A computed fold for an 85-nucleotide RNA from Peptoclostridium litorale DSM 5388, annotated as c-di-GMP-I riboswitch aptamer. NCBI's taxonomy places the organism under Bacteria, Bacillati, Clostridia, Peptostreptococcales, Peptoclostridium litorale. The sequence is in RNAcentral, with records from ENA, Rfam and Ribocentre. Its mean pLDDT, the model's own confidence on a scale to 100, is 87. The same sequence occurs in records of 2 taxa. It matches the Rfam family "c-di-GMP-I riboswitch aptamer". About the family: GEMM was predicted in a large-scale screen for bacterial structured RNA regulatory elements.
[in-house]
RNA sequence: UUACGAUAAUAGCAAAUUUACCGAAAGGUAAAGACGCAAAGCUAUGGGUCUAAGGAAUAUAUUCUAUGAUUGCCAGGUUGCCGAA
Numbered sequence: 001u002u003a004c005g006a007u008a009a010u011a012g013c014a015a016a017u018u019u020a021c022c023g024a025a026a027g028g029u030a031a032a033g034a035c036g037c038a039a040a041g042c043u044a045u046g047g048g049u050c051u052a053a054g055g056a057a058u059a060u061a062u063u064c065u066a067u068g069a070u071u072g073c074c075a076g077g078u079u080g081c082c083g084a085a
Stems, first nucleotide, its partner, number of pairs: 004083002012037002017032006035072001041078003045075003048070003054065005
């Protein structure tokens, strides 16, 4: 240095749920919280998933559609703490 990842050390993040706010919704932000996480840092680039305001179609109350969302679904890119075997 690369790979790897302890019942090690130091520091960190924060699922569900609750409250407030934003949003058409999915969801997000803040506070409380502590299920988990060595990238659970960043990035929607590929795939997946969620939503369907607007738009389109038709049998008029249904279907399709991302320019919306998700990196704590999986890959890719990029940055990075520690050092037992």